[in-house]
RNA sequence: GCCCUUGUAGCUCAGGGGAUAGAGCGUCUGCCUCCGGAGCAGAAGGCCGCAAGUUCGAUUCUUGUCAAGGGCA
Numbered sequence: 001g002c003c004c005u006u007g008u009a010g011c012u013c014a015g016g017g018g019a020u021a022g023a024g025c026g027u028c029u030g031c032c033u034c035c036g037g038a039g040c041a042g043a044a045g046g047c048c049g050c051a052a053g054u055u056c057g058a059u060u061c062u063u064g065u066c067a068a069g070g071g072c073a
Stems, first nucleotide, its partner, number of pairs: 001072007010025004018056001027043005049065005
């Protein structure tokens, strides 16, 4: 320098054109308990790396760019 993959909640990930963007773990509150843990119920937490384009509509498709990982030279 060229090519590929990934980027979504505090962490690990799903979702690949249309619903209020979800799950597990974690955090907080309540119940339970002598206390704690476990268990049960509930809540908070995101505008999907950034920018532009296509579209009636983009987290999703396209382009650029940034970051991480990998391959070739």